RNAcentral holds the sequence, with entries from SILVA. This is a predicted structure of a 1497-nucleotide RNA (small-subunit ribosomal RNA) from Candidatus Finniella dimorpha.

[in-house]
RNA sequence: AGAGUUUGAUCCUGGCUCAGAACGAACGCUGGCGGCAUGCUUAACACAUGCAAGUCGAACGGGGUUAUGGUGUUUACACUAUAACUUAGGUGGCAGACGGGUGAGUAGCGCGUGGGAACAUACCUUUUGGUUCAGGACAACGGCUGGAAACGGUCGCUAAUACUGGAUAAGCCCUUAGGGGGAAAGAUUGAAUUGCCGAGAGAGUGGCCCGCGUUUGAUUAGGUAGUUGGUGGGGUAAAGGCCUACCAAGCCUGUGAUCAAUAGCUGGUUUGAGAGGAUGAUCAGCCACACUGGGACUGAGACACGGCCCAGACUCCUACGGGAGGCAGCAGUGGGGAAUAUUGGACAAUGGGGGCAACCCUGAUCCAGCGAUGCCGCGUGAGUGAAGAAGGCCUUCGGGUUGUAAAGCUCUUUUGUUGGGGACGAUAAUGACGGUACCUGACGAAUAAGCCCCGGCUAACUUCGUGCCAGCAGCCGCGGUAAUACGAAGGGGGCUAGCGUUGUUCGGAAUGACUGGGCGUAAAGGGCGCGUAGGCGGUUUGAUAAGUUUGAUGUGAAAGUCCUGGGCUUAACCUGGGGAUGGCAUUGGAUACUGUUGAGCUAGAGUCCGAGAGAGGAAAAUGGAAUUGCGAGUGUAGAGGUGAAAUUCGUAGAUAUUCGCAGGAACACCGGUGGCGAAGGCGGUUUUCUGGUUCGGGACUGACGCUAAGGCGCGAAAGCGUGGGGAGCAAACAGGAUUAGAUACCCUGGUAGUCCACGCUGUAAACGAUGAAUGCUAGAUGUUGGGGGGGUGACCCUUCAGUGUCGUAGUUAACACGAUAAGCAUUCCGCCUGGGGAGUACGGUCGCAAGAUUAAAACUUAAAGGAAUUGACGGGGACCCGCACAAGCGGUGGAGUAUGUGGUUUAAUUCGAAGCAACGCGCAGAACCUUACCAGCUUUUGACAUGGGACGUAUAAGGACCAGAGAUGGUUCUUUUCAGUUUGGCUGGCGUCCACACAGGUGCUGCAUGGCUGUCGUCAGCUCGUGUCGUGAGAUGUUGGGUUAAGUCCCGCAACGAGCGCAACCCUUGCCGUUAGUUGCCAUCAGGUUGGGCUGGGCACUUUAACGGGACUGCCGGUGAUAAGCCGGAGGAAGGUGGGGAUGACGUCAAGUCCUCAUGGCCCUUAUGGGCUGGGCUACACACGUACUACAAUGGCGGUGACAGAAGGGGGCGAAGGAGCGAUCUGGAGCAAAUCCCCAAAAGCCGUCUCAGUUCGGAUUGUUCUCUGCAACUCGAGAGCAUGAAGUUGGAAUCGCUAGUAAUCGUAGAUCAGCAUGCUACGGUGAAUACGUUCUCGGGUCUUGUACACACUGCCCGUCACACCAUGGGAGUUGGUUUUACCUUAAGGCGGUGAGCUAACCAGCAAUGGAGGCAGCCGACCACGGUAGGAUUAGUGACUGGGGUGAAGUCGUAACAAGGUAGCCGUAGGGGAACCUGCGGCUGGAUCACCUCCUUU
Repeated sequence: AGAGUUUGAUCCUGGCUCAGAACGAACGCUGGCGGCAUGCUUAACACAUGCAAGUCGAACGGGGUUAUGGUGUUUACACUAUAACUUAGGUGGCAGACGGGUGAGUAGCGCGUGGGAACAUACCUUUUGGUUCAGGACAACGGCUGGAAACGGUCGCUAAUACUGGAUAAGCCCUUAGGGGGAAAGAUUGAAUUGCCGAGAGAGUGGCCCGCGUUUGAUUAGGUAGUUGGUGGGGUAAAGGCCUACCAAGCCUGUGAUCAAUAGCUGGUUUGAGAGGAUGAUCAGCCACACUGGGACUGAGACACGGCCCAGACUCCUACGGGAGGCAGCAGUGGGGAAUAUUGGACAAUGGGGGCAACCCUGAUCCAGCGAUGCCGCGUGAGUGAAGAAGGCCUUCGGGUUGUAAAGCUCUUUUGUUGGGGACGAUAAUGACGGUACCUGACGAAUAAGCCCCGGCUAACUUCGUGCCAGCAGCCGCGGUAAUACGAAGGGGGCUAGCGUUGUUCGGAAUGACUGGGCGUAAAGGGCGCGUAGGCGGUUUGAUAAGUUUGAUGUGAAAGUCCUGGGCUUAACCUGGGGAUGGCAUUGGAUACUGUUGAGCUAGAGUCCGAGAGAGGAAAAUGGAAUUGCGAGUGUAGAGGUGAAAUUCGUAGAUAUUCGCAGGAACACCGGUGGCGAAGGCGGUUUUCUGGUUCGGGACUGACGCUAAGGCGCGAAAGCGUGGGGAGCAAACAGGAUUAGAUACCCUGGUAGUCCACGCUGUAAACGAUGAAUGCUAGAUGUUGGGGGGGUGACCCUUCAGUGUCGUAGUUAACACGAUAAGCAUUCCGCCUGGGGAGUACGGUCGCAAGAUUAAAACUUAAAGGAAUUGACGGGGACCCGCACAAGCGGUGGAGUAUGUGGUUUAAUUCGAAGCAACGCGCAGAACCUUACCAGCUUUUGACAUGGGACGUAUAAGGACCAGAGAUGGUUCUUUUCAGUUUGGCUGGCGUCCACACAGGUGCUGCAUGGCUGUCGUCAGCUCGUGUCGUGAGAUGUUGGGUUAAGUCCCGCAACGAGCGCAACCCUUGCCGUUAGUUGCCAUCAGGUUGGGCUGGGCACUUUAACGGGACUGCCGGUGAUAAGCCGGAGGAAGGUGGGGAUGACGUCAAGUCCUCAUGGCCCUUAUGGGCUGGGCUACACACGUACUACAAUGGCGGUGACAGAAGGGGGCGAAGGAGCGAUCUGGAGCAAAUCCCCAAAAGCCGUCUCAGUUCGGAUUGUUCUCUGCAACUCGAGAGCAUGAAGUUGGAAUCGCUAGUAAUCGUAGAUCAGCAUGCUACGGUGAAUACGUUCUCGGGUCUUGUACACACUGCCCGUCACACCAUGGGAGUUGGUUUUACCUUAAGGCGGUGAGCUAACCAGCAAUGGAGGCAGCCGACCACGGUAGGAUUAGUGACUGGGGUGAAGUCGUAACAAGGUAGCCGUAGGGGAACCUGCGGCUGGAUCACCUCCUUU
């Protein structure tokens, strides 16, 4: 520090996810030791048991024990005195307000920080002054007595540092300033000491007040009556509505009051570069609480965790009358929970309470125990050791790897076990820890390694199993038979006494952006203005010093973090010092800027004067054209409407035409990216009223400004209300069409509405998808309204204010923007934070309603999206080509037959091929064989290959017989006696048997493959290097203007070149030449004839087959751009690639083929292998393809007999001659072929038939034959005779062909024993037509749109049906919280009363009285409780609404291309549904044309 994930690829936006760190953690697997930390995050749930707060006898009385003495009477016992010790049960003092726990409550002066004044303070320190005289009681105790107990009642005695009174008063308090008031305690003693009282000071502590900071929600906007203030009074330690009476009406709040929810706050902790974010365990500070609620008492301090009273819930005891209790102290128990420890030791240390002290108490604390819960340290051995052992795994079978790893050998002893010594903590005593830490001897490698991962991110790979199953998964995603992704194994990687997973927090995330983001199109500018608060604000100068800045001072607890030292063997840990603690406060300076304030200025803003333009607004009046209606005239059969029609109107007179009248609405031309307005919007003309704005002038005011949350106003269309109006148009509706349907598009009608007035609504793609204002930053060119200057004029220059286009810098993801910014800056407002759910629900506000506005969540999802790129596609455009259409010729589709396919049938009808590009295809030839299929029989190392062992045999061919259907087996006869050789030898061969490796498979997968092939397409395309452009994918080149069959060539051009294709080179054909002359040829010469190149001879010709020539737009004219080329002509056998062939770019179709061959994997192995016989592939209601033959006279039949080319021939072609009507037979010459044979060419020509189902046509059938073959039944071909079907030119539709072509005629070959209408090749005869590119099909180039990229057989929308999930409404219902009013009122303090009771003081001789007090009673207040109402929140609810997600359901096809009616927005109506229609708006619409503007010329 980044990475993965949207796409075919790219850039951007944007979310999701990962790598890091942390934890009071938990879970899974595993687990050796030690140190230091740490351990109920949940039920502030309930608690058995023990302990956690006592102490003081130097305050007091009493009790107890012991000792001594005395008395009663001697032991004994009792009493008494003294002394010592003890006792805290009683009176009394101090402490139980600390320490310890918890975080329920609390959004608060609770906490943090910094201040303040009107206070208190036991113990402590210090100063000062005192410490005197009296008195009366009450406990304990004793007697009696109640009660189960807890606990009392009554009478009596008694002490004090308990209580009370008097005296005194330096301070002190009150005061009317005269005066008045108020204290004490002693103990002990030899002395000392210590206590007590008053007052002052201090320290520390506490109470109170204030500034600032301190979570979320506005779907909480108003709250408050003691409320805010004052006065009097009360109260408190103390200010204060703290309380009360009266008076006033205030106080808080958009800088968020009130309400609701959540929460102890902080130092800190964690993360982060920081700023921030999250958090508030342990440690420390503060607060709050102590079963729940209320209350006071005591006290210096409490409204009190281990005190009291009352109420409530719960638990326990009970004799039923009544009592007792509070672990959120330490242990511990139950419960809850994923989850958190011992009913331990000690006061030795540190502290605390009491005490003069000794000492006592202390679950504070110090220790120990348990837990890998965390951090830190150590170990599980070290060295050597290659036969690279064995075993495992993989393998290309060679080997590799585990791996120096192990074993073996030599060492060491941390840890462990055991023996010995033995601390610091306490410098005197006292040690729980503890015989611990530590030191040391002995023993012995001995006691000690796991967990996760290995597709990418992310370090680490193979085999087997599984087969969209089982499973994995943090994201992307793996798994459908070759899974590095599942499971296992081997190997590897990482960490290590741990390792993974889960959860949470921060980070990465600049993904809430202060540092540090955005808003034209990605989410995001309010529809527009006015304006309040607020924010911001021109220029000069003075004052001030709030902000700002610079010093100083105080504070910012300690711990922690950081730096630097020190101590534990190190580290963690502990510790000394320093720094930091961004803050707050006080104080002293400075005054540039901001603020405040004073005085000015004129550049902003405004006023005034003079001119101007304008569909700016409101009201009234008025005009013509047109539509429609009505009246009248003319006139006659149609009109209207459409793609075509129909509904409709019309003989009752329409349409058309003429005149007149009526009514409503809208204003042609001008008219213009022209004008005006804030926006919505505004268009005939005239008048009236009225707003804004521009230019010029420069008199005046003097910052008066900008923006704008709330607020107020305006605001298209549709819609609503009331009343008018209603010509045209037109939602709804009706009818007619279209259609599979048509709730639409089209047509005919037609109502609301559209219009007016007055109200309401308040929304639009209300758009420049661009908030307002100000300043700055190149130009060019149109246009609107003004001004100035020059010029005779046309016009030119210049300046303000608008409105367009292009464009520089700059900006932008790109597109694009570019002085009218989306540039550079400033100010203010609004808005955004993944997609969906959803602009929805609930709540609020507004509205008559429709609805508007504000505006979530659950749940779901890994993308959704923007711009641009390359393709593909379009019922988009332009250009071009092709037998693509057109023009022609001939066919197919109808018939019969042949053949292939589908289907059906069958035991089997083997398999494959499937639009073009399967279907006379694989098959260049199924009777057996082929053959893969079926039935039956048969065989098992096999029909075929290699290897081992044993035995045997060494050949091959032919004939005959037997068994069998045959394969096969057996017998016998004849001829011959295997091969290689390095040759007396060796090796091989063959057969049988055995066992195993293996053979074998036309079994599966062409979607695992190679090879081969088809197709687009013989279409003209497909690419690369370098350069350039672009962030990039990519572009350029390859586009453009011409031209071509062609990316063929030329020109231009940020391109320049190159490659694969095109063309050419190759073959063939057409002309000529050269060479050669047999088997070919025969002109000339000669011979011979029945005839013939038959013979001699020759190579001239023909021909054969080798080499050359020839054609190149080369020449001429025209055209074109002076090019490429095109047109015409000449010459030429041939003319513009002369004709034909071979040749098939990058790629597409998971195209075809595992049944040609090869091959991975899987499957079968007495069978899915091998062999044989028979059958089948030849079936037959039917459908399709491809052919043949025909339907006839351009013909049939008969006759005649002329002219080819190419190919083939030895298991062959087979002549002549002969036989047969013929197929054919006989015969065998010649020929391995320019020699012989096949071999007859046919159409042609002549004659006849004369339009008929025929002298056409030949199917079908009967019969007799021929040939091939082991064999023609299923199932061959041919011949003769007889038979003589359909068919008279073929519907929709569709195919081929542009010249030696179509058409037509025959010939040959391959396969092959035989079998062709098929296929391949050959020649003969030999046409017609092409105006042209509108249309159909296919293709190419450019361009355009796209939501497609598996690429239109694409994508995709909504209803309905089914399943599941969360959620809204819902008659209600059940709880919680809170609030208002009223009732009731415990304990308690307060107030009143107090006739009852009453020790201290006073008076009195006394009785008694007074002062004071107590009980009781009354009153107001008040917790719990009750009644009624409200608010809010949570759960649940029959039924119901939409939403989301799901496998290949149903209906349509709404959107994306002009998506087939352009789409979308708002609104209204309608409809199964997507949707349709009306009105207004937008371009985020394709195409064509025109206008305007710009650029270039």
Taxonomically the source falls in Candidatus Finniella (Bacteria, Pseudomonadota, Holosporales, Candidatus Paracaedibacteraceae).